[in-house]
RNA sequence: AAAGCAGAUCGGUCUAUCGCUGUUCGUCGCAAGACGGAAAGAGGAAAGUCCGGGCAGUAUAGAGCGCCGUACUUCCUAACGGGAAGGUCUUACAGGGGCGACCUUGUGGGAACAGAAAGUGCCACAGAAAGGAAAACUACCUCGUUUACGGGGAAAAGGUGAAAAGGUGAGGUAAGAGCUCACCGCUUCCGCAGCAAUGGGGGAGGCAAGGUAAACCUUACGGACUGAAAGACCAUGUAUACCGGGGCUUGAGGGCUGCUCGCCUGAUCCCGGAGGGUAGGUCGAUUGAUCCUGCACGUGAGUGUAGGACUAGAUAAAUGAUAGGCAUCUGCCUCGGCAGAAACAGAACCCGGCUUAUAGAUCUGCUUUUUUU
Numbered sequence: 001a002a003a004g005c006a007g008a009u010c011g012g013u014c015u016a017u018c019g020c021u022g023u024u025c026g027u028c029g030c031a032a033g034a035c036g037g038a039a040a041g042a043g044g045a046a047a048g049u050c051c052g053g054g055c056a057g058u059a060u061a062g063a064g065c066g067c068c069g070u071a072c073u074u075c076c077u078a079a080c081g082g083g084a085a086g087g088u089c090u091u092a093c094a095g096g097g098g099c100g101a102c103c104u105u106g107u108g109g110g111a112a113c114a115g116a117a118a119g120u121g122c123c124a125c126a127g128a129a130a131g132g133a134a135a136a137c138u139a140c141c142u143c144g145u146u147u148a149c150g151g152g153g154a155a156a157a158g159g160u161g162a163a164a165a166g167g168u169g170a171g172g173u174a175a176g177a178g179c180u181c182a183c184c185g186c187u188u189c190c191g192c193a194g195c196a197a198u199g200g201g202g203g204a205g206g207c208a209a210g211g212u213a214a215a216c217c218u219u220a221c222g223g224a225c226u227g228a229a230a231g232a233c234c235a236u237g238u239a240u241a242c243c244g245g246g247g248c249u250u251g252a253g254g255g256c257u258g259c260u261c262g263c264c265u266g267a268u269c270c271c272g273g274a275g276g277g278u279a280g281g282u283c284g285a286u287u288g289a290u291c292c293u294g295c296a297c298g299u300g301a302g303u304g305u306a307g308g309a310c311u312a313g314a315u316a317a318a319u320g321a322u323a324g325g326c327a328u329c330u331g332c333c334u335c336g337g338c339a340g341a342a343a344c345a346g347a348a349c350c351c352g353g354c355u356u357a358u359a360g361a362u363c364u365g366c367u368u369u370u371u372u373u
Stems, first nucleotide, its partner, number of pairs: 001369010012326007020041002023038006043344001047355002050353005055227004062261004067223005072086005087113001088111010114218002119216002121212003137158002140153005166184006185207001186205005192199002231283004242273005253265003290309008328341006
């Protein structure tokens, strides 16, 4: 210097003219409003609507069962399934130790990472045997006078399978086997370190059945439901009429989602039919767990504190169009110009996250290659 990967930040700008949205000021007007001026006017994801919270309603009467969610630990936070720090397991690459099983160091990636010693269910095919205190197909050893056949031993070898009796090395044996020993692994007990997950040390046990909880389930913790078309107010207009059915205190119906109970309300009522009327406005709504800078504390997410800033509120929906300049990238040549390109995407009550899309630019770290010293 180039390429690749990871992370972070940004994601065009200026001028003129004409418009659009709400705000504000001035003039005119009784008012409605008209005209003129000023400043403001989409994003890092405004997106998906996946999680959490605020806010609002459901009677400030609820209870039990059911249902749903989360799941290594500690912390952060209004809260979270988000984030920070740490741990364990696993995987790829590189290195070290050991006869070997295996152990160990570094870097990067991944994990629905509680419980299978509460119980139930399931494990096709293959295989002798697959979850029963139940299993020998081949080969091996041995016995029966026996190349067949039968009895016994044996899980070391083969075969089946996703999974087959802890593994390696030795000893041992008729052949073998934790049968015995050492090491590795496992189970269990006791200290130590750590808030904890867990780590590390010592002792004991030869060590029989595996998997599945993204199957039911168990344990721990958490969770009411609805959703801005929430909801509050103002205005306009109506039919408390007609027909059928039900109900009227012995209660139809309604009130907090499923069931049960309880409680409240309830007759100008409830269901259906046919029909009449209205379908406008204001608030909610943008000053907020807000943003920026400094300091302090903390490994960090973050917390505290001081100062400063105000920056869209539309409602069928404004945030645009045209012309020119600058900056970026690409191509061409007469090296100074000419031509072209520029992504993903458009607020709808607000906020914190996650996920997905994204041309191009800048910075940092790592790896590889090349050149120079």